[in-house]
RNA sequence: CUCCGAUAAAGGCAAACCGGGAGAAAUCCCGGGACGCAAAGCCAAGGGUCUAAAGCCAUUUGAGGUCAUGACCGUCUGGUUGCCGAA
Numbered sequence: 001c002u003c004c005g006a007u008a009a010a011g012g013c014a015a016a017c018c019g020g021g022a023g024a025a026a027u028c029c030c031g032g033g034a035c036g037c038a039a040a041g042c043c044a045a046g047g048g049u050c051u052a053a054a055g056c057c058a059u060u061u062g063a064g065g066u067c068a069u070g071a072c073c074g075u076c077u078g079g080u081u082g083c084c085g086a087a
Stems, first nucleotide, its partner, number of pairs: 004085002012037002017032006035074001041080003045077003048072003055066003
C1' cells in the first nucleotide's frame, strides 16, 4: 500500500412507526425514534423499480391508455472519496 473486516476503540448514519411541512404522485425535508449498516458517504453512469403532472392518443363527458423531463443508491453493478487495524 492492497485485499480483508473483531463481541476492539473513537466517531458516524438511521428502517418501520409517530408529529409537522413540500409535492399531482412517486417521494422528499425537519423533529422524535432505532430495524439495521464498514461506505446505509457522494455520483442516477448501466440494469431495475416507483410515479404520471404537462404533452400526445382515445373517449365525448363517467372514466381510460401512453410517456420522465419526476423519484429511489437502505435494489444490483460501476465510478469516486474516506475513519479504525485484531486475525
The RNA shown here (c-di-GMP-I riboswitch aptamer) has 87 nucleotides and comes from a Chloroflexota bacterium. The sequence was found by an Rfam model in a public genome assembly.